[in-house]
RNA sequence: GGGGGUAUAGCUCAGUGGGAGAAUAUUUGACUGAAGAUCAAGAGGUCCCCGGUUCAAAUCGGGGUGCCCCCU
Repeated sequence: GGGGGUAUAGCUCAGUGGGAGAAUAUUUGACUGAAGAUCAAGAGGUCCCCGGUUCAAAUCGGGGUGCCCCCU
RNA backbone atom coordinates (compact mmCIF):
# COMPACT_ATOMS: atom_id res chain seq x y z
C1' G A 1 0.00 0.00 0.00
C1' G A 2 -4.23 -3.69 -1.20
C1' G A 3 -8.24 -7.01 0.48
C1' G A 4 -11.65 -9.14 4.16
C1' G A 5 -14.14 -9.26 8.99
C1' U A 6 -15.93 -6.64 13.19
C1' A A 7 -18.17 -2.33 16.49
C1' U A 8 -25.44 -3.42 20.27
C1' A A 9 -26.18 -2.91 28.51
C1' G A 10 -20.24 -3.20 33.11
C1' C A 11 -18.62 -8.06 30.40
C1' U A 12 -19.81 -12.11 26.55
C1' C A 13 -23.18 -11.98 22.63
C1' A A 14 -28.22 -12.51 19.75
C1' G A 15 -31.16 -9.45 16.75
C1' U A 16 -31.08 -8.99 8.01
C1' G A 17 -36.57 -2.86 7.52
C1' G A 18 -41.62 -1.30 11.97
C1' G A 19 -41.70 -4.22 19.81
C1' A A 20 -33.98 -3.01 21.41
C1' G A 21 -33.18 -8.44 23.83
C1' A A 22 -30.57 -13.08 26.41
C1' A A 23 -26.93 -14.84 29.78
C1' U A 24 -23.71 -13.02 33.44
C1' A A 25 -22.58 -9.02 36.69
C1' U A 26 -25.19 -5.28 39.79
C1' U A 27 -29.65 -3.49 43.21
C1' U A 28 -34.03 -4.88 46.18
C1' G A 29 -37.23 -8.63 48.18
C1' A A 30 -38.41 -13.95 49.51
C1' C A 31 -35.84 -18.19 51.64
C1' U A 32 -31.55 -19.03 55.80
C1' G A 33 -29.41 -18.42 62.66
C1' A A 34 -25.92 -16.02 58.92
C1' A A 35 -23.98 -16.77 54.16
C1' G A 36 -24.18 -19.52 49.61
C1' A A 37 -27.47 -21.78 46.17
C1' U A 38 -32.44 -21.06 44.40
C1' C A 39 -36.86 -17.99 43.25
C1' A A 40 -39.23 -13.11 42.14
C1' A A 41 -38.89 -8.03 40.79
C1' G A 42 -36.03 -3.73 39.24
C1' A A 43 -32.30 -0.59 37.29
C1' G A 44 -28.78 -0.30 33.45
C1' G A 45 -28.54 1.53 25.88
C1' U A 46 -27.04 8.57 21.78
C1' C A 47 -27.17 0.25 18.76
C1' C A 48 -18.85 3.68 17.32
C1' C A 49 -19.24 8.70 14.34
C1' C A 50 -21.10 11.62 9.82
C1' G A 51 -23.96 11.91 5.29
C1' G A 52 -27.41 8.95 1.97
C1' U A 53 -31.78 5.53 0.55
C1' U A 54 -36.75 4.68 2.60
C1' C A 55 -43.26 6.42 5.01
C1' A A 56 -39.93 4.04 8.53
C1' A A 57 -32.72 2.21 9.57
C1' A A 58 -29.28 -1.37 15.08
C1' U A 59 -30.48 -3.76 10.20
C1' C A 60 -29.52 -1.38 3.36
C1' G A 61 -25.51 1.67 0.66
C1' G A 62 -21.14 5.42 1.02
C1' G A 63 -17.27 7.84 3.91
C1' G A 64 -14.49 8.11 8.60
C1' U A 65 -12.41 5.90 13.23
C1' G A 66 -10.87 1.73 16.55
C1' C A 67 -9.70 -3.57 16.77
C1' C A 68 -8.61 -8.49 14.33
C1' C A 69 -6.98 -11.48 10.03
C1' C A 70 -4.73 -12.22 5.05
C1' C A 71 -1.55 -10.49 0.89
C1' U A 72 2.58 -7.33 -0.48

This is a predicted structure of a 72-nucleotide RNA (transfer RNA) from Danio rerio. The prediction has a mean pLDDT of 85. Rfam family: tRNA. Rfam describes the family as follows. Transfer RNA (tRNA) molecules are approximately 80 nucleotides in length. It is annotated as a transfer RNA.